[in-house]
Molecule: Glycine riboswitch aptamer
RNA sequence: GAGGAUACUCUGGAGAAGCUCCUAACAAGAGUGCCGAAGGUGAAAGGCGAAAGCUGAAUCUCUCAGGCAAAAGGACAGAGUGGAAGG
Numbered sequence: 001g002a003g004g005a006u007a008c009u010c011u012g013g014a015g016a017a018g019c020u021c022c023u024a025a026c027a028a029g030a031g032u033g034c035c036g037a038a039g040g041u042g043a044a045a046g047g048c049g050a051a052a053g054c055u056g057a058a059u060c061u062c063u064c065a066g067g068c069a070a071a072a073g074g075a076c077a078g079a080g081u082g083g084a085a086g087g
Stems, first nucleotide, its partner, number of pairs: 007081006017032001019031003033068003039064001040062001042060001046055003
């Protein structure tokens, strides 16, 4: 001098019952319907490879977990701080 991973801060950020039972009420518990954007599951053609396998691959899929007023959370995106590996 260059590189930008991970992390942190700020901003934006969708979907779906403020359902039913139970309770004096709340909590807890149970039930039905639904959502897809924490996390997790599954996966073709094609490509690479001797093979095993890797990639394709996630905002797709499943709905285990999570969620269905607001708040919180929230993939992802933008900005800032910081700066790993490799060169």